[in-house]
Small-subunit ribosomal RNA from a Thermomicrobiales bacterium, 1567 nucleotides, folded computationally. The prediction has a mean pLDDT of 81. Its Rfam family is "Bacterial small subunit ribosomal RNA". RNAcentral holds the sequence, with entries from ENA and SILVA.

RNA sequence: GCGAGCUUGAUCCUGGCUCAGGGUGAACGCUGGCGGCGUGCCUAACACAUGCAAGUCGGACGGCCCCCGGCUGUCCAAGCUCGGGGGAAGUGGCGGACGGUUGCGUAACACGUGGGUGACCUGCCCCCAAGCGGGGAAUAGCCAGCCCAAAAGGCUGGGUAAUCCCCCAUAUGCUCACGGGCUCAUAUGCCCGCGAGAAAAGUCGCUGGCAACUUGGUGGCGCUUGGGGAUGGGCCCGCGGCCCGGAGCUUGUUGGUGGGGUAAUGGCUCACCAAGGCGUCGAUGGGUAGCUGGUUCGAGAGGACGGCCAGCCAGACCGGGACUGAGACACGGCCCGGUCCCCUGCGGGGGCCAUCAGCCCACCGAGGGGGCAGCAGUGGGGAAUCUUGGGCAAUGGGCGAAAGCCUGACCCUGCGACGCCGCGUGGGGGAUGACACCCUUCGGGGCGUAAACCCCUUUUGCCGGGGAAGACACCCGACAGUACCCGGCGAAUAAGCCCCGCCUAACUACGUGCCAGCAGGGGCGGUGAAACGUAGGGGGCGAGCGUUGCCCGGAGUUACUGGGCGUAAAGCGCGCGUAGGCGGCCAGCCCCGUCGGUCGUGAAAUCUCCAGGCUCAACCUGGAAAGCGCGAUCGAAACCGGCUGGCUUGAGGGCGGGAGAGGGAGGUGGAACUCCCAGAGGAGGGGUGAAAUCCGAUGAUACUGGGAAGAACACCGACUGGCGAAGGCAGCCUCCUGGAACGUUCCUGACGCUGAGGCGCGAAAGCCUGGGGAGCGAACCGGAUUGGAUACCCGGGUAGUCCAGGCCGUAAAGGUUGGGCACUGGUUCUUGGGUCCAGCCCCGCGUUUCGAAACGCUGGGCGACGGUCUCAGGAACUCAGCUAACGCGGCAAGUGCCCCGCCUGGGGGAGGGUCGCAAGGCCCAAAUCCAAAGGAAUUGGCGUGGGUCCGCACAAGCGGCUGAGCGCGUGGUUUAAUCCGACGCAAACCGUAGAACCUUACCAGGGCUUGACAUGCCGCUGCAGACCCCGGAAACGGGGUGGCCUUCGAGGGUGCGGCACAGGUGCUGCAUGGCUGUCGUCAGCCCGUGCUGUGAAGUGUUGGGUUCAAUCCUAGAACGGGCGCAACCCUUAUCGCCUGUUGCCUCGCUGGGCGCCUAGUGAGGCUCUCAGGCGAGACCGCCGCCCUCUACGCGGGAACGUAGGUGGGUUGGAGGAAGGUGGGGAUGACGUCAAGUCGGCAUGGCCCGUAUGCCCUGGGCGACACACACGCUACAGUGGGCGGUACAGAGGGCUGCCAACCCGCGAGGGGGAGCGAAUCUCAGAAAGCCGCUCGUGGUUCGGAUCGGGGGCUGCAACCCGCCCCCGUGAAGCCGGCGCCGCUAGUAACCGCAGGUCAGCACUACUGCGGUGAAUACGUUCCCGGACCCUGCACACCUGGCCCGCCACGCCCUGGGAAAGAUUCCACGUCGAAGUGGGCGGAUCACCCGCCUGCGAGGCGUGGGACCCCAACUGGGGCAAAGGCGCAGCAAGGUAGCCGUAGCGGAAGCUGCGGCUAAAGGACUUUC
Repeated sequence: GCGAGCUUGAUCCUGGCUCAGGGUGAACGCUGGCGGCGUGCCUAACACAUGCAAGUCGGACGGCCCCCGGCUGUCCAAGCUCGGGGGAAGUGGCGGACGGUUGCGUAACACGUGGGUGACCUGCCCCCAAGCGGGGAAUAGCCAGCCCAAAAGGCUGGGUAAUCCCCCAUAUGCUCACGGGCUCAUAUGCCCGCGAGAAAAGUCGCUGGCAACUUGGUGGCGCUUGGGGAUGGGCCCGCGGCCCGGAGCUUGUUGGUGGGGUAAUGGCUCACCAAGGCGUCGAUGGGUAGCUGGUUCGAGAGGACGGCCAGCCAGACCGGGACUGAGACACGGCCCGGUCCCCUGCGGGGGCCAUCAGCCCACCGAGGGGGCAGCAGUGGGGAAUCUUGGGCAAUGGGCGAAAGCCUGACCCUGCGACGCCGCGUGGGGGAUGACACCCUUCGGGGCGUAAACCCCUUUUGCCGGGGAAGACACCCGACAGUACCCGGCGAAUAAGCCCCGCCUAACUACGUGCCAGCAGGGGCGGUGAAACGUAGGGGGCGAGCGUUGCCCGGAGUUACUGGGCGUAAAGCGCGCGUAGGCGGCCAGCCCCGUCGGUCGUGAAAUCUCCAGGCUCAACCUGGAAAGCGCGAUCGAAACCGGCUGGCUUGAGGGCGGGAGAGGGAGGUGGAACUCCCAGAGGAGGGGUGAAAUCCGAUGAUACUGGGAAGAACACCGACUGGCGAAGGCAGCCUCCUGGAACGUUCCUGACGCUGAGGCGCGAAAGCCUGGGGAGCGAACCGGAUUGGAUACCCGGGUAGUCCAGGCCGUAAAGGUUGGGCACUGGUUCUUGGGUCCAGCCCCGCGUUUCGAAACGCUGGGCGACGGUCUCAGGAACUCAGCUAACGCGGCAAGUGCCCCGCCUGGGGGAGGGUCGCAAGGCCCAAAUCCAAAGGAAUUGGCGUGGGUCCGCACAAGCGGCUGAGCGCGUGGUUUAAUCCGACGCAAACCGUAGAACCUUACCAGGGCUUGACAUGCCGCUGCAGACCCCGGAAACGGGGUGGCCUUCGAGGGUGCGGCACAGGUGCUGCAUGGCUGUCGUCAGCCCGUGCUGUGAAGUGUUGGGUUCAAUCCUAGAACGGGCGCAACCCUUAUCGCCUGUUGCCUCGCUGGGCGCCUAGUGAGGCUCUCAGGCGAGACCGCCGCCCUCUACGCGGGAACGUAGGUGGGUUGGAGGAAGGUGGGGAUGACGUCAAGUCGGCAUGGCCCGUAUGCCCUGGGCGACACACACGCUACAGUGGGCGGUACAGAGGGCUGCCAACCCGCGAGGGGGAGCGAAUCUCAGAAAGCCGCUCGUGGUUCGGAUCGGGGGCUGCAACCCGCCCCCGUGAAGCCGGCGCCGCUAGUAACCGCAGGUCAGCACUACUGCGGUGAAUACGUUCCCGGACCCUGCACACCUGGCCCGCCACGCCCUGGGAAAGAUUCCACGUCGAAGUGGGCGGAUCACCCGCCUGCGAGGCGUGGGACCCCAACUGGGGCAAAGGCGCAGCAAGGUAGCCGUAGCGGAAGCUGCGGCUAAAGGACUUUC
C1' cells in the first nucleotide's frame, strides 16, 4: 500500500481501453473585492528603432580649455602657470576573462562523484627574506603639410613627459649547463661544488637643511627578486547516468625513438621504425539531449522532468584565426571570409528633362559602418509570457590613498488570479411560514429565516490625523506619506463557475422526437428523455470554477521488490558445441566479493524535525538531522571466489551377455498392377446416385501360358510394441556403422549442467543436371451434375512421385508442454535386462523292472510358458498438490534449484539488411482504425449429428379441395365514398348471432353550437308534452290552438341566455387493464433445505423398467413441496329406489275414418316407456400367461435353474350393461410470439373543440380486367323424375307460434280454435322402403344466366330483399402440381331445429338426430413434439453468423522517374586572415618583401545520405450498404486446418505430406 466502468444470454479467467488522485513557467471559456510572498517568450540561438547595461585613477605623465584665487602690470588689455576647483582628449596603470544573458551545439572526462598531478600555472590579498644605485633613447597628445569624393581612417615632417621603453651596476636567493651525493615510484624533489645569466619607479603627506640645482630623514601607497600561504584554474584517471539497430571500425590510426611545442603530461605536432588499437560487457553509425544539486508523482522500489534559485559546461549574427594579458582564442576587443541591414553618392544604369545645368531612385560596381542569447522596448512567430519605471538608501562589484565615480548586478516599483497563502462580501433576531417563481394526487409541497422588518458590528472601503523599522558610530531611505496606529462615515463597495442516468455527491417539470444535440468510457435522443435545451430545485468548489495539453499514479499493464509461456500473446523443428551463467565431498591458506569499527568527503539552497521573525499563514531566519554514495584505514573468515592438497557418490571409461523397422552400401525374392506376344472365346466391357465421355468384330472384358518393366513390400503385425535428438524408420540376405538399457563395481578423479552467437541434421512440395517412368496423378482435355460448376463424381493425362549428385530449410516440424538434477501416496498393464523360484532338459548313482518308463538323490544346463523382487523404457487410472476451467498428476502442468529461448490488446503490415538459381526464407517497424480481440466452462436454441419415444405425422384406407358455375370473405383496382380492424400455421362464411332507411363509424349536400346525453352554478321564464297551418328532401325554421295546481309570494319542473363542461368508432394494443389465439391436453415448469462447483449453474427433474402422462416402481446426495397429469364436475351407456302431470298403462263414453287407429272426455293406476331426483356399479379385485428385478429355501450347486417374493404388462378367461383412464365434454402449468383487440368495455398520455362533436336527406359499405381463402351445387344410373309409404332427436313460440276449414298450380290469402306451452303450435323429417320411368346423350344429368308474370315484409325493395309460377337452359363428363379431414357410432351420406331477425342475401355458424363404413404391415422417410448424449464461430438463437471479389465515397500508407531543399564524401583548382619554416633587405631585434607548409571558404566534376512535392501505381482501414457467388461455423451439406505447388471472376479448387483444434459408426484390446 483502497478501487470502479466496458467483451457474455449469464459465468470465471486472460487482456486492453477509460475514470476517480496529485502536479504544472501553462493556455482557453465564463466570472472577478483586497492584501502578502513568489513567478512570467517553453515558439524564431528570428530580425532589431531608441535609451541605458564598464569604467576608474590628476596621489603615474605632458600639454590644452574653463572658473576662482594669487603674482607681474598704475588701470585696462595682456602675461606668469604659483595655488585650488572643473572639463575634453591623449600617454600610462588597474579593470573590460567578473557580474548579466541564453541552451544553439555537445552522448563528450561535457557533467556528477571519488582520486591523482613525483607533469603544472595563479594578477590583486596575507606572511617571511633581500633590495629600489646610475644612465639613455623614443612616442602619442600638440603644431604644420598632405592622401582619400565624403566618411571612417591614414601618411609625412617638427617637437614633448612619465610608475612607457632600453642599457649598465648589484644578486640573499632564482634560472640554465656540467660533476657528485641522498631519497626514490625512470622523470621529480633535496644537498654539495663549479661556471654562466637576469631586477627595480616612483608618487603623496609631514619634517629638516637650504633658498639652489636639488638633496636628506620619516610615514603611507607603490615597485623589484626570492620563498611560503590563501584563492582560482589547467591536465590526467576509476566509477555513474538516453534511445535505435546489430557487425565490423581505425592509418596519426596503436606503440616506440628522436625533434618541435606548452605553464605542464601526452600523437598535441613532425620524421623514422614496428603493426598495432577498439568491438556482441555493443565498437563504428544514426536519432535525441546541456549535466547536476534537485522538482514532481509513487507505500516503496521506481518513473518522468531539469522552468525559477545554486554549482559546472557551452555559445555570443554564421565560419575561421590569432594578439594582449596572471587569466581569453575574449557577449557590449582585433583580423579575415560569408549572410542580412544601414550610410555615402565616386563610376555605371534608370527616371524627370529639346539641350545645358540640376534633381530623384540605393538597381550594379566601389568605399565605409553595424550585431539586445545584458535591462526595458519593437516587429515577427505563436495557444501564450510584463514597465522603453525609480534608486544606488541597502547587499555586492570595478577603479581610487581618499572624497568619490561607475554599476538595467542589485534593491524597489508597475502589469498579469500565472501559482501558493491569508481576509472579506456581514452578525443576531424575525412565521399569517408574505409575494413572485417551480412542482402538485389540487389537499398541498418547495425556495425558506431565506426576504421584508428590528437590533448590532465595521474586517474591507472612503474621509481626516499621526507615522516607522530597514542606518552596526555620525550623515545619507528609491520603496513611501507605504506598512502600522488613531478618529469619523456607513450594511454600506464586493459571487461566481461547474455538475446532478452509472462510474460519481446531487431530480422534477416543460420543450424536442435518431431531429436538434450530448459524450471521459460504456452509451443517451425514433412522443411520457432524471443522459439533449430551458426552468425550478439540489450537489461540489469558491475569487475562482471548468476545459485542453503534458507528467507520475492507479498499471502487479516490462513484474528487482512483483507477471507469465498445454488450450488465452508466448518453448527456437531437432541436435552438437564456443563465450557466458551456474556447479559434489574433506582440509589448509589468501581476503576479491561479503560483514563490522573509525576517518575524510557527500557545497549552499531544497526535503524532515526543533526553535524564532513578519497579527496568522504562505514566506523568511537559525540550529539539528538526513543525504541509503565514493574514498582511506583497521579488523572478521562462516558463505561466494582464488590457490594448494586429497576423496568418490556426479560424469566418463573397461569388461560381459542380450534387445531393436537406428543409419549407410551392395545383392536378392514373391504377390499384384500395367504393357507385349501366343492360345482360347465371341459382345459386350467399364463406370455411376443415375449416366455419359471411354475401350471393344482391326476381337475388348473375363480365362490360360510366356515375356518385359517400374514401384511398393500382403499375412506375421498394429486405437499396439520397438528404435532414433528430431525429421523419421517395415520383404529377405551380406558388409560397414551410431546410440541406449541392464549386469559387474575394475579404472580416471568433478573431467559436470545449460548454452547467446556459430556449425550440422531437417517430412512433403519445389528448383538444377543426368537417368528412370509400372501404378498414381497438380496442370490440362473430355463426360456428367448444376441457374452457373473454372469443383465435388466419371474417363483420360503432363510435371511430379523413383534413382544419383547438388540446392531449398519450411509444416497443426505438436505432447501446441526447452534442457538438466533432486524430492513427493497408491493401483494395473506392457517392452528390454537382471535376480530368485516353480518348472523343463541332460549326465551320474540308487530303488523297481526283463528292459525302458517311473520315483529318489547329487551335479550341470535351460528357465521359452508362469510367478516374486528390481533397474531402465512405453501406457492407463487415481490421493495430495496445482490450474481460469478443461485438465495435469513419479513420463507433472506438483515441490525446489540452474541455464537458455520467447510474450506484453486486436486489426494492419512495408522499407532495409542478409541467405537462395528461383520459388521464397530469416530478422522486423510505423501510420491509421477499433473497445474490444480472446480462453475455458454454463444454460438454451439449432444441426441435410446420434439414440429413445409419441401425435391422423407418414404409411394403410374413406371422402374431399385445387378445374366448372354460383355463394361468401380477402387482396388488388376503381370510386366523391367504396368506413375500420384482422395477414403463414394462429388473417381471409374472421369482428358481422342478419348493411334497403336505421345500423354506419365512409362520401356529397343541407343544418345545430351548453350541444343528441351527464352534473353543478347564475339570471330570466308560468312551462313541457299534445294538436293544427306554412316553407322545406328531411333535419330545421316560422305561426297558431289548447293546456295543470295555486295560499298569486314562492317551490318543483321546463325552456331560453351565460359559465364550468359535454362529446369524439380521432391517434398510440410498442404506455395499459381485461379478455382471447397459439405452441398444446404437449408433459412439462418451478421452489425450500441440503450437497457439488471460484462462478454462471448443477443435483433433485438423471439412469434401468413402465405409462396416455414428471403415471408408477427401482437405483441414486439428495429429502421434501408446489403449479401441471390423473381424480373430484356435467353428459352418455346398466340397474335400483322415490315422485307421477300435460307423460305412460288399463277401462268406460263420445266424434271421425269404422277389424284397428285416432281426437275429446271421465275413472283407476305408476308395471313398462319417459321425465326428474337420490343411489348402486369398475378396482389388475379373481384365475391363467409373459417380462424386469431379487434368491432366505430347493437342486452336488460357484455359475445356472427354480419354488417364492417385487414391480409392470399385454394376452386369454370368469363375472359383468359396461374392461383395462368405457365414450364425449368442461377443465389449458411456468411461459413464448412487444401475437390480437384503444372499433365490445375500461383506461394513461396526446389531439379536435361553431368541429375530428351533433342532426338530417341521398349515396356508399353491394363497384369489377383480375388474384387468393372457405364453401354450396354438380358433372349423373349406388343416379334423375313421378307416385305411394315408414321411422327421430333437440329446440322455438304473445308487437309470438298459428290448428281445423275455405280460396289460389304455387308463393300466399282468408279464417280464427288452441297455446306463455311434456297439454297447443312451428311440424311435412330426409336419406330409406315399394312401384313405374329414363339407358349413357352435355342427356328427363346439371342448374347458372336471362325474359315474363306474381306473392310477402316493410315509410320505402331503382341502386340493393326473399319467395312462387311459366319460359330460357351456360360452364361442367370427376379436375396438373400440390394440399386437407377422419381410427367408430368416427368418416361419409341424409335431413331437422335454433340464435340474430320487420324481411332477407344462411350454401355460414351453433346444436340435433337418421343411415352407417374402410384401414392401421409398420416407424425408414415428410411435419410437429418430448427426453438423453454430442458439435457450434449461433444468443435478435439457422429467416443465425459469416468470407472474398467488383462498383461509389472518405482516410492512412508503400513503390516511384525528373526537379527542388539540406548535408556529407572524393578528386581537381583557387586560396583570406593568421601561424610554422626558409631566404633577402650590410648586421641582432622590430619592421618590410619574396618562397613554401597548414589554413576558413569559393568554383568545377563525380558520388552518397536524408527531406519535401509528385505523373503513375500497389496495399490496407472505415463506411449507408449496391452487384456476384456461398468458402467457413452443425458431419456447414466434398470434415476442417498447416506447409508447398499449379490453376481459377471471387471466396476458392486440386495434388503431395502432415495435424485433430472432426462428427458419427463399426471392430479389436485392456480394466